[in-house]
RNA sequence: AGAGUUUGAUCCUGGCUCAGGACGAACGUUGGCGGCGUGCUUAACACAUGCAAGUCGAGCGGGGCUUAGUGAAAAGUUUACUUUUUACUUAGUCUAGCGGCGGACGGGUGAGUAACGCGUGGAUAAUCUGCCUGUAAGACAGGGAUAACGCCGGGAAACCGGUGCUAAUACCGGAUAACCUCUUUGGACCGCAUGGUCUGAAGAGAAAAGGUGGCCUCUUUACAAACUUACAGAUGAAUCCGCGUCCCAUUAGCCAGUUGGUGGGGUAAUGGCCUACCAAAGCGACGAUGGGUAGCCGGCCUGAGAGGGUGACCGGCCACACUGGAACUGAGACACGGUCCAGACUCCUACGGGAGGCAGCAGUGAGGAAUAUUGCGCAAUGGGGGCAACCCUGACGCAGCGACGCCGCGUGGAUGAUGAAGGCCUUCGGGUCGUAAAAUCCUGUCAGAUGGAAAGAAAGAAGUGACGGUACCUUAGGAGGAAGCCCCGGCUAACUACGUGCCAGCAGCCGCGGUAAUACGUAGGGGGCAAGCGUUAUCCGGAAUCACUGGGCGUAAAGGGUGCGUAGGCGGCUGAUCAAGCCAGGGGUGAAAGGCAAUAGCUUAACUAUUGUGAGCCUUUGGAACUGGUCAGCUUGAGUGCAGGAGAGGAAAGCGGAAUUCCUAGUGUAGCGGUGAAAUCCGUAGAUAUUCGAAGGAACACCGGUGGCGAAGGCGGCUAUCUGGACCGAUACUGACGCUGAGACGCGAAAGCGUGGGGAGCAAACAGGAUUAGAUACCCUGGUAGUCCACGCCGUAAACGAUGGGUACUAGGUGUUGCGGGUAUUGAAAUUCAGUGCUGCAGUUAACGCAAUAAGUAAUCCGCCUGGGGAGUAUGCACGCAAGUGUGAAACUCAAAGGAAUUGACGGGGGCCCGCACAAGCGGUGGAGUAUGUGGUUUAAUUCGAAGCAACGCGAAGAACCUUACCAGGUCUUGACAUCCCUCUGACCGGUCCGUAACGGGACCUUUCCUUCGGGACAGAGGAGACAGGUGGUGCAUGGUUGUCGUCAGCUCGUGUCGUGAGAUGUUGGGUUAAGUCCCGCAACGAGCGCAACCCUUAUCUUUAGUUGCCAGCAGGUUAAGCUGGGCACUCUAAAGAGACUGCCGGUGAUAAACCGGAGGAAGGUGGGGAUGACGUCAAAUCAUCAUGCCCCUUAUGAUCUGGGCUACACACGUGCUACAAUGGCCGGUACAACGAGAAGCGAAACCGCGAGGUGAAGCAAAUCUUUUAAAGCCGGUCCCAGUUCGGAUUGCAGGCUGAAACUCGCCUGCAUGAAGUUGGAGUUGCUAGUAAUCGCGGAUCAGCAUGCCGUGGUGAAUGCGUUCCCGGGUCUUGUACACACCGCCCGUCACACCAUGGAAGUUGGGGGGACCUGAAAUCG
Repeated sequence: AGAGUUUGAUCCUGGCUCAGGACGAACGUUGGCGGCGUGCUUAACACAUGCAAGUCGAGCGGGGCUUAGUGAAAAGUUUACUUUUUACUUAGUCUAGCGGCGGACGGGUGAGUAACGCGUGGAUAAUCUGCCUGUAAGACAGGGAUAACGCCGGGAAACCGGUGCUAAUACCGGAUAACCUCUUUGGACCGCAUGGUCUGAAGAGAAAAGGUGGCCUCUUUACAAACUUACAGAUGAAUCCGCGUCCCAUUAGCCAGUUGGUGGGGUAAUGGCCUACCAAAGCGACGAUGGGUAGCCGGCCUGAGAGGGUGACCGGCCACACUGGAACUGAGACACGGUCCAGACUCCUACGGGAGGCAGCAGUGAGGAAUAUUGCGCAAUGGGGGCAACCCUGACGCAGCGACGCCGCGUGGAUGAUGAAGGCCUUCGGGUCGUAAAAUCCUGUCAGAUGGAAAGAAAGAAGUGACGGUACCUUAGGAGGAAGCCCCGGCUAACUACGUGCCAGCAGCCGCGGUAAUACGUAGGGGGCAAGCGUUAUCCGGAAUCACUGGGCGUAAAGGGUGCGUAGGCGGCUGAUCAAGCCAGGGGUGAAAGGCAAUAGCUUAACUAUUGUGAGCCUUUGGAACUGGUCAGCUUGAGUGCAGGAGAGGAAAGCGGAAUUCCUAGUGUAGCGGUGAAAUCCGUAGAUAUUCGAAGGAACACCGGUGGCGAAGGCGGCUAUCUGGACCGAUACUGACGCUGAGACGCGAAAGCGUGGGGAGCAAACAGGAUUAGAUACCCUGGUAGUCCACGCCGUAAACGAUGGGUACUAGGUGUUGCGGGUAUUGAAAUUCAGUGCUGCAGUUAACGCAAUAAGUAAUCCGCCUGGGGAGUAUGCACGCAAGUGUGAAACUCAAAGGAAUUGACGGGGGCCCGCACAAGCGGUGGAGUAUGUGGUUUAAUUCGAAGCAACGCGAAGAACCUUACCAGGUCUUGACAUCCCUCUGACCGGUCCGUAACGGGACCUUUCCUUCGGGACAGAGGAGACAGGUGGUGCAUGGUUGUCGUCAGCUCGUGUCGUGAGAUGUUGGGUUAAGUCCCGCAACGAGCGCAACCCUUAUCUUUAGUUGCCAGCAGGUUAAGCUGGGCACUCUAAAGAGACUGCCGGUGAUAAACCGGAGGAAGGUGGGGAUGACGUCAAAUCAUCAUGCCCCUUAUGAUCUGGGCUACACACGUGCUACAAUGGCCGGUACAACGAGAAGCGAAACCGCGAGGUGAAGCAAAUCUUUUAAAGCCGGUCCCAGUUCGGAUUGCAGGCUGAAACUCGCCUGCAUGAAGUUGGAGUUGCUAGUAAUCGCGGAUCAGCAUGCCGUGGUGAAUGCGUUCCCGGGUCUUGUACACACCGCCCGUCACACCAUGGAAGUUGGGGGGACCUGAAAUCG
């Protein structure tokens, strides 16, 4: 000192939360020792029991006991003694009573109290003070009672009454006496208002000659303690005053002894403290009164401080003592352990009456989360009494209990690697716990034991210790008896495994958990603290988050709607003076303890001691700059007079024209009106339209303008009247008269309200017509309040510049309104003041922005804010006729709400551009039949996957068995497949037979190699276990591969620059392109991945080469044929090259890029086609191609066999094929390809069959042979518009081929049969040229099986104005409350369930009041 949390990211505002410290604590868990502290915060609740205030016999009379002596009496006997009783004396002791002092201290508690209660500083000239100290004086001489006690009586008791006796340091009168008090009356001095001090004169007021001791016998004296009076001191107490001392204004008025005076009373003393009379005051926004809460302070906790919180322990003051009241005694009380009265409660009782007060120390019950022993001692310190000894002292000193707190110590130290065992993790190699342990060598604190042993004790000696045989010292012994708690996702130091699977749970905030959880639980490991550790409650801090120090208000919360003005706050220049503020010095106080600093004492520390240190208040001396007061002046602030011009400023009166509507009359005829389109409505009873006239109300076009005026709201035709303000100019006057402004008082749009008018148009409500799923709306037709006027209310608005007022200062530029001045001159330019706009620097701001009209820089006054919601709600009060307005909460709830800006995405926002996207065309699909795929259904199974585009003739380039993963059934268990080990065999392969549905199984035959002879290689069988195996799950754990946007033109980086930052710039702009293609410009300059090009193919040519290809010329030759010789010219083949680059010309364009046109050329502007797919998106697809983590199965989810299924079929969808016919079908004749494939192959010729096909075998591993007749086309014929000579489904029969095998379930042929269908609804799809359309041919897969797929050539079109619209995309810009990004976000209602609260026909119970009934009586009903 900060951190987490709003967002995709950013900056800010702002709340919430955390890290620190503290505690009279409590709870959870654990617990070795000692020292010092500390311990009912709740019920000022109730208390059993014991103790906590007594003492003095040296005040007094009496009594008891004991000692000694004397006398008397009695008894006993040892006859002079003993014992007992009694009286007196003596010595000692105990004591009820009278008396004195003390019980007003000490101890407890915090209920009350918001107060002179407390704190601080003063005052008493308004006071008292026992015991103590000092000074002065004195103590003379008498008297009468009364407790105790005796007697009598009452009562259960507590206790009481009567009578009689007696004493005092008890009580009373007298003398003496003043420096004392009071009354009357002089003088002097002083002060601070009343007044005070000193000194005179005259009158009235007291004592215990007691007690003790000594000398000693008669009165004296002495010590000490007592006594009286007076004056002082000290101590203590009392009263008064200044200042300070919590919250609420949703408490604004309070008060009748109230405020003051006079007389009297009362007190120690002032005073309405009390009383009588008189006056009518007194307090309050500087917060009275009322309500709530609370003992106050020194201090304590926290904080850098200022502050905030608190008032346990210790100390000071106050208050209280069961509750309320009262006085008595006394120096002192209205009295905790005194009295009286009342009340509540408890106890005793003989029922008549009595007793009590733990908020003293222990202790009990209760309450509570929670707080101790019915201990020891007066040894110390202190207190009361006493001459003293001494007595009393739950004050106090100690001990006990509690980790409640602070402090200290220990639980061992050193060495010790094989890095043991074991645990955990693991990539299986190892890592870690870990020098940790074991082991070896030591030490001895604490605890336990032994022996010794204090100080605390006190001024001459002795005696006296509760603590305590305690602290401390010593000895022996042994590592022995002594470690836990919390945490480990981020904040915040510390990580792995397993379990769990939005469950269980965690959580201070953010948030974890839905099968790979470092966040739950456990374990290992780690981090922190440590006899404790965590949690909870509370306080301060962080929080500058109430901001004095130290915040804000344009948009985040926050400027009052606006003015005028009271109190208050602030205030120009000069001089003088005062000294309140202010500054400096001195003095007093500031208790002690505490804090801080230093030193010292307990072994250290905590703890304790000593010394030093102070804010404030009071007082005094001085100063005079500033603020303030007073006095005197000044003119610049402010104001007044004079002269001007500007203005929708205001009030009230009159006047005007245009327009709408209505009315009368005319012309005129069928519509008008209205809308996106309509309809309601109006109109043949004459509308709309048009003309003339008349009525009435409201508003004032053009001028008109980011022009003017006004404080704001607001103000607009014209004229005159009344009236407010501002501005400019020049000077004269006043002389700070100023600014702001809580309350108060005015003004205050629209709507609304009251009364009375007015009412043309417009128009809430309302009605109708439309729209719509609905339409209580938007649109239309009507229409009432209202809008207008007068008077009176209301008092609010996004009353906004979301910006309070006034003052001063701080660059410019450019408009505009109103004046002015000077040059000048009729263009203007420069200038001053007052307004009103734009732009812009410094500065400022979170940014946007503001920027002399500040949101800049200053000082001043007012208003307002303090997270979001609840809520501008509830309640109270005030105002209002009402509507409502002003003021204005809390419970509860959330972790955000919010501002500005950024990047995307989106928009039924905008601009530009592209694409078979639309349009223009051609052909389809959707209707039929059929093929195929999918859904659904069915099934033992119909295996699985694919799902908008981008699943659906897709994986599957080919399911009869196999495939095959599915189903039924039969079998196997180291396994169908791989590696390792052991034993046996010599094979394996092959053949025959038996058996089975088949596999499995059984029997027989045949049958290796090398060798050092030990064995080995290989193979088979058997065995044990490691393991195999899985098309089981998860494509949301993955790799790889693929689809899609999209062959769209985009996606980024480095450096620089801008921005607080996210980011921007570059990549935007002007052109251009198929293209981020290129050019130009530019705070950018470059670069990368994409585009293009490089690659393949096709179109032209050249060269090379010339077989299997070709045949122009030459020769041979056939029915024919490159068939042969020969040739390579051509075609072709297949290699290398050439060619095309906007290269050339013209135009357009910025002279650029480029575009348009042209020439040449086989080809022209990317020539056509292909391959090639940027950053990324879709948790897109695939665990069933393959690979793979984790999970799951292991005599089965593995393996094998037979059969079945994947081919099912009311239905729905996708993709195809064939058609519906004459541009056609059928028949006959006839022509021209290309790409390919071929050995378990292609298969010729020839022959057979109507045909599928068969026989046959030539040739060919192929430019040679085969497939191989291409078809549409062309020529000729026929059909004549029909369900046909179209169409071919379906079905029957007979055949062919493949294959162990065509039933489920293949293909083909022939004959027969001859279904639907006559061009297809809404909708939807492909295609821009060798394309669409149409025609055949080939290939992969494949035993067989394409209408599918992939290729190939033949024939060969139409249309494109164009970019408004649909879809998709690119780019710029704009809005956004979206960011899972519009399939977003989000508002309200409702169904159902539950909780809380209000109401509710009623019903039930209790209490109270009233009436009535019964009854003699009512408390019951």

This is a predicted structure of a 1421-nucleotide RNA (small-subunit ribosomal RNA) from an uncultured bacterium. RNAcentral holds the sequence, with entries from ENA, Greengenes and SILVA. Model confidence (mean pLDDT): 83 of 100. Rfam family: Bacterial small subunit ribosomal RNA. Gene Ontology terms of the family: structural constituent of ribosome and ribosome.